[in-house]
Molecule: c-di-GMP-I-GGC riboswitch aptamer
Organism: Rubrobacter sp.
């Protein structure tokens, strides 16, 4: 540098509820686990989706890209 074990620690948390914000998509808190080894961050490009549709948003847990990081067999 690069991989991801029926290994270990720790971690994230679909769906559904329940509370708040927002027309709305969908955020956020809080319950709960379907599933992640970047299921951390990041709308850069594709791509889905909302509106009050010359515009203006939302989604990174749908693919790529950029960056940062815990662990430690094998090859």
């Nucleotide at each position: 540098a690069a991989c991801g074990a029926c290994a270990a620690a720790g971690g994230c948390a679909a769906a559904c509820c329940c509370g708040u914000c927002g027309c709305g998509a969908g955020g956020c808190g809080g319950g709960g686990a379907c599933g992640c080894a970047a299921a951390g961050c990041u709308a850069c490009g594709g791509g889905c989706c909302u509106c009050u549709c010359g515009g203006a948003g939302g989604c990174c847990g749908c693919c790529g890209g950029g960056u940062u990081a815990c662990c430690g067999a094998a090859a």